Transfer RNA from a Synergistota bacterium, 76 nucleotides, folded computationally. The prediction has a mean pLDDT of 83. It was read from a public genome assembly. Rfam family: tRNA. By type it is a transfer RNA. NCBI's taxonomy places the organism under Bacteria, Thermotogati, Synergistota.

RNA sequence: GCUCUCAUCGUCUAGCGGCCAAGGACACUGCCCUUUCAAGGCAGCGGCGGGGGUUCGAAUCCCCCUGGGAGCGCCA
Numbered sequence: 001g002c003u004c005u006c007a008u009c010g011u012c013u014a015g016c017g018g019c020c021a022a023g024g025a026c027a028c029u030g031c032c033c034u035u036u037c038a039a040g041g042c043a044g045c046g047g048c049g050g051g052g053g054u055u056c057g058a059a060u061c062c063c064c065c066u067g068g069g070a071g072c073g074c075c076a
Base pairs, nucleotide, nucleotide: 001072002071003070004069005068006067007066010026011025012024013023018056028044029043030042031041032040049065050064051063052062053061
């Protein structure tokens, strides 16, 4: 340099054009329960890497950028 691939709550993960103003688990916070703690119950908190495009509609498709990974090539 070329090709491919990945990026979603603190962590892990679902999502494959409309059911997503994004769901689940763990963690965290509050309340309940309990003599206490744990466990359990209820509620809350928190995320689509950035920009642009296509479309009636984009987390999802396309392009650029950023960052990670893999393969190939180059190093005269």